[in-house]
Context: one part of a larger RNA
Molecule: large-subunit ribosomal RNA, domain IV
Organism: activated sludge metagenome
RNA sequence: CCCUCGUUAAGGAAUUAGGCAAAUUUCCCCCGUACGUUCGCAAUAAGGGGGGCCUCUGGCGGUGAGCUUUGCAGAGCUGCUGGAGGCCGCAGAGAAAUGGCUCUUCCAACUGUUUAACAAAAACACAGGUCUCUGCUAAGUCGAAAGACGAAGUAUAGGGGCUGACGCCUGCCCAGUGCUGGAAGGUUAAGGGGAGAGGUUAGGGGUAACCCGAAGCUUUGAGCCGAAGCCCCAGUGAACGGCGGCCGUAACUAUAACGGUCCUAAGGUAGCGAAAUUCCUUGUCAGGUAAGUUCCGACCCGCACGAAUGGCGUAAUGAGAGGAGCACUGUCUCAACGAGGGACUCG
Numbered sequence: 001c002c003c004u005c006g007u008u009a010a011g012g013a014a015u016u017a018g019g020c021a022a023a024u025u026u027c028c029c030c031c032g033u034a035c036g037u038u039c040g041c042a043a044u045a046a047g048g049g050g051g052g053c054c055u056c057u058g059g060c061g062g063u064g065a066g067c068u069u070u071g072c073a074g075a076g077c078u079g080c081u082g083g084a085g086g087c088c089g090c091a092g093a094g095a096a097a098u099g100g101c102u103c104u105u106c107c108a109a110c111u112g113u114u115u116a117a118c119a120a121a122a123a124c125a126c127a128g129g130u131c132u133c134u135g136c137u138a139a140g141u142c143g144a145a146a147g148a149c150g151a152a153g154u155a156u157a158g159g160g161g162c163u164g165a166c167g168c169c170u171g172c173c174c175a176g177u178g179c180u181g182g183a184a185g186g187u188u189a190a191g192g193g194g195a196g197a198g199g200u201u202a203g204g205g206g207u208a209a210c211c212c213g214a215a216g217c218u219u220u221g222a223g224c225c226g227a228a229g230c231c232c233c234a235g236u237g238a239a240c241g242g243c244g245g246c247c248g249u250a251a252c253u254a255u256a257a258c259g260g261u262c263c264u265a266a267g268g269u270a271g272c273g274a275a276a277u278u279c280c281u282u283g284u285c286a287g288g289u290a291a292g293u294u295c296c297g298a299c300c301c302g303c304a305c306g307a308a309u310g311g312c313g314u315a316a317u318g319a320g321a322g323g324a325g326c327a328c329u330g331u332c333u334c335a336a337c338g339a340g341g342g343a344c345u346c347g
C1' cells in the first nucleotide's frame, strides 16, 4: 500500500452526478396514529412508554393428596394474570437473527413476466373494454396427403387485431388506402367460335419459264359469346389514417368576442400543457434555499399534446424515475488507531 472488518474528538452530507456506501431503525407488550380512500386500506403510519433478577402477596383455571368415605377438605404440583417492596450493572429483546422515517411529483392500476452471462423497467402480461371473423366437416393452425389440434368444445363458444383495473369520457373527417355490400354500364383470361389469310398439290393452262388451283392435311385467325377482379355506386374510424392559412376590427394602449377572404375530405372538441413531449429555454411569475439549469404550483407564445397507436384523473401497490426534509452517520472537513488476510523479508 491492497482486501475484509472494528472504533473515533468536534462538526453532521460541507462528500458526490446522486446520502453511493455505511450508520440509524429492527423483537414482543401497552398507549397512540394524519392526509387521502375504490371504505378493503393508508398503518408496524408517525410518535411515545415498558422489558432482567429476588422476596412477599392477591385473583382465575387445571390436577387432586388426605380424612371422620359418597360427603367434607382442599394440601401439593402446575398454567395464566395482578399488587407491593427490594437487588445489580454503563447497559435487562444485555449475544445473534430482526423495518430508518416523512412530504411531494411522474410512470405503470395491482400480484406477476423479461434481455441465462452489462438493461427488471415506465417494457411484456394482466382482469376489464371494444372491433372483427366463425353455424360446425366452424373459422384458424400444422401437414404434398392421410390426419391432427381447435374440441370430445358449439356464438355466455372458438380464432385474430387494438386498448389495458377503476372513475369521467372518447369530438370532427369516408377525399385517399383498407374492409363490407352492390350490380346497371366500361374493361377483361382460359375457353367457345370460326369470317378470312398463308403453305402443300391431284388437276387445268402454257413450247418453256411459269400461272391458276378443288378436296385433304397443315400454319394462322377478325367480329361475336365469355367469370371474378379493376373502373364504378354506396357504407364503414375502439379500420390504415387526417384534423389549415392570410387580413382587418372595441372611446388610452394592448388584445380581439366580431368580420372578410383563400384552400380542404374535415380543419383539433373535452381534457391536459415548457410535459418521460418545449427548439428558442436556466421562458415568465410564484414556492422551497443564504444561494435552486433540477423540483413543486401557475401562465399558455403546444418549434412538434390530445382522446382505445386512447385523453384526463386516481386509493392501493413498486429492488421504477425526479425533488425536499427529519433521524443517522468516517460520504466529507481530515484523518487516526486497532484486528485478520495479502503485499514485503527469510526459509
Base pairs, nucleotide, nucleotide: 001342002341003340004339005338006337007336008335010333011332014331019328027051028050029049030048031047036041038165052087053086054085055084056083057082058081059080060079061078062077063076066072067071088092100326101325102324103323104322105321106320107318108317112124113123128163129162130161131160132159133158134157140149141148142147166313167312168311169310171243172242173241176240177239178236179235180234181233182232185231186230187229191225192224196220197219198218199217200216203212204211205210244262245261246260247259248258271305272302283299284298285297287295